[in-house]
């Protein structure tokens, strides 16, 4: 230099191929209940520019292009 894969709450991740209604789940965090207290259990809550920018579209996490980062293969 070339090619491929991946990037989504604090962590791990589903959804992407086939565009559509409030971006879901588990763990963690906060608060209530319960408990002598803690843990466990239970109820509720906060937390995501879906890596960044642009394009296509009535509508983009999803399609297209460019860029950034990480990993792998290769000259």
């Nucleotide at each position: 230099g070339g090619g491929c894969a991946c990037g989504u709450g604090g962590a791990u991740u589903a959804g992407c191929c086939u565009g559509g209604a409030u971006a879901g789940a588990u763990c963690g965090c906060c608060a209530g209940c319960c408990u002598u207290c803690u843990a466990a259990g239970u109820u509720g809550g906060a937390a995501a520019u879906c890596g960044c920018g642009a394009g296509u579209u009535c509508g983009a996490a999803u399609c297209u292009c460019g860029c950034c980062g990480u990993g792998c293969c290769u000259g």
Predicted 3D model of a 75-nucleotide RNA (transfer RNA) from a Candidatus Hodarchaeales archaeon. Its Rfam family is "tRNA". From the family's description: Transfer RNA (tRNA) molecules are approximately 80 nucleotides in length. Gene Ontology term of the family: triplet codon-amino acid adaptor activity. Its mean pLDDT, the model's own confidence on a scale to 100, is 81. RNAcentral holds the sequence, with entries from ENA. NCBI's taxonomy places the organism under Archaea, Promethearchaeati, Candidatus Hodarchaeota, Candidatus Hodarchaeia, Candidatus Hodarchaeales.